[in-house]
This record gives sequence, C1' cells and structure tokens, in this order.
RNA sequence: GGCCGGCCGGGCGGUCGCGGAUCCUGAGGGAUUCGAGGAACGUCCGGGCUCCACAGAGCAGGACGGUGGGUAACACCCACCCGGGGUAACCCGCGAGAUAGUGCCACAGAAAGCAAACCGCCCCUCGGGGUAAGGGUGAAAGGGUGGGGUAAGAGCCCACCGGGAUCGCGGCGACGCGAUUCGCACGGUAAACCUCGUCCGGAGCAAGGCCAACAGGGAAUGCAGACGCUGCUCGCCGAGUUCCCGGGUGAGCUGCUAGAGCGUCACGGUAACGUGUCGCCCAGAUAGAUGGCCGCCCCGGAUCAUCGAUCCGGACAGAACCCGGCGUAUAGGCCGGCC
Repeated sequence: GGCCGGCCGGGCGGUCGCGGAUCCUGAGGGAUUCGAGGAACGUCCGGGCUCCACAGAGCAGGACGGUGGGUAACACCCACCCGGGGUAACCCGCGAGAUAGUGCCACAGAAAGCAAACCGCCCCUCGGGGUAAGGGUGAAAGGGUGGGGUAAGAGCCCACCGGGAUCGCGGCGACGCGAUUCGCACGGUAAACCUCGUCCGGAGCAAGGCCAACAGGGAAUGCAGACGCUGCUCGCCGAGUUCCCGGGUGAGCUGCUAGAGCGUCACGGUAACGUGUCGCCCAGAUAGAUGGCCGCCCCGGAUCAUCGAUCCGGACAGAACCCGGCGUAUAGGCCGGCC
C1' cells in the first nucleotide's frame, strides 16, 4: 500500500412524565420490574400460521440451472470444480444444450453460412491461372509457434502446444492426471425464441375466530347440477348463487408474542452447521407508549499560555403476526487474518 472478515455506534445518576406485566389497597392510588434496530428501511426471495377445503389429474404459466453439503425452506449460506481478471491475497460468472429446429451477426470489409479474393506473392501463350502464409476491414475472417516442402503457398508433411476418440488411475461428484491414437479444424449468439432437467395450488393478520348493533324491498338463475378450487379442460362435491335500491355497524375482544428463541461450555464436522449440558425471558401498542430537563462519563475536532482549560459536534434511522435471508443507508471508532 492492498485484500477479506467481524464488533460498537452510547453509558451512569437525579427529577418529572408515558405504556405493559405482577402484587397490594374499600376507593383515590402505591410498590417492583420490563420497554425500538443493525438495519426496525426496501417489500426482493423463502417459510411458520390462517382460510378457500372433502380437494384429484392434465394443459397452460412461473421459478431455478457446474458438483456436493447445510437448512423448516430458499434465488440464501458453506466447501469444491471449471472459465475469466489480478504479481498476489482475492474478485467476478443468469456456469445444462448450438449435430432438434427457428432467428440474429448492423456498419466496415472482397467475403460473416458454407464460404470468399481487395492489396499482395508466384506462373503465363498477356486471354488468364494458382494461392490464402503476409497486409487491410471488423467484436469475430476458419487452430498457434517453429521447421521442411513448394513456381509461390497452405496441416501439404513433421515437432511441440491446442482439440477429438479410446483406455487406465484418482475423486461421492462436477472434473483432474496419464497413455495410445487421429491431421483434425462446418464460427459466434440461448441475460434471443427454443430444447432438456428439477421444483411450484391460491389468497393473505386489512388472514381468521368470537361478541355487539340492524329493516328491509325487487329481479334473474339453479338438482337437466348453481357456487367452489389463479386461467382452461376433465373429474369431484351437492344447494344455493348473483345483480339492483335502501338501512345499520364498536375505532369491542381475540389472533398478539415462550419462539425453527437467546447465551455459556463440551463434542462432531475443512466449513456452513448439528447434538448435548447448564442458564435466561429481553416491547405487545391500537390514533398508536418507550420521552423531556440537569449533571457526569465516553468518542471526534478546533484553539490556547498544555500532566489542563474552553468551545463545537456525535451518523443512518422508529416495532405493529412472527421468523430465516438478500439488497440499500450509515458521522465516528475498534479488532483480527492474509498478500
């Protein structure tokens, strides 16, 4: 200097004021105790839970895409493989298939799907012929370097590298290594359509349950099967369903916080994580509490006459059913490892 990971981001005391729980008081009230996050933000994924609901099959549609493992599950996490970048630590990857088919490769260039010859090189009977090594165009021009050979050249031939095939060894596997052999090369693109493989009911706490209040009127349709299950079809179920006009309804109770919970230690595992032991209870509001003031401490900066004094500042940001992730924001400070 760089790369990767982790932690804190306020504390204490007093005073006044809020919300919950428990206990006490005849009541007014009193005592004790607890009270916003690392992201509570985004609503991008995955679930728990509730209902449709007795709830099947197919098509459509959607998601994922190297291998193995973790997890309740995942597009998450861990380890490894391959490819690319970097001196390295490390970082990146919409990582299956281009001989199933379709599409696209603009412009430039001679030519961009079956090829092509502009300049150049060689030959020539001057009509032309051969060539794809050199130059040019381009994101990409049909393996690379060197040698031989040739009229000049070209895997035309050879050595090595690269690639294909076969076999052996190692690995759970993706793959790796080695041997033999073949002159072998029919581009790229699927984050284009598509194919292949795996998976997927829907709606959502404004879900749902209970209680309270209330006033009905009219029409259509239905056992020859309504409604129902994202869309369609089949199947299943079996009695209501839908529309119009009008009236009433509380800021009620519950769901609502003891959990896939947190912490220590031990063991297993490269790790993610798992198992066990011991200990802990850390908001449940409902127009929506968790605050104000004072003092001290802590961190950073400035000034000065410097074992101190004074002044200034302290980020992003606020629970609402809960949890596991990912993404984004963050003043300032600290720790560890690696190159």
Predicted 3D model of a 339-nucleotide RNA (Bacterial RNase P class A) from uncultured Gulosibacter sp.
Of the family's consensus pairs, 97% are formed in the model.
The coordinates come from a structure-prediction model, not an experiment, and the mean pLDDT is 78.
Taxonomically the source falls in Gulosibacter (Bacteria, Bacillati, Actinomycetota, Actinomycetes).
The RNAcentral record of the sequence draws on MGnify.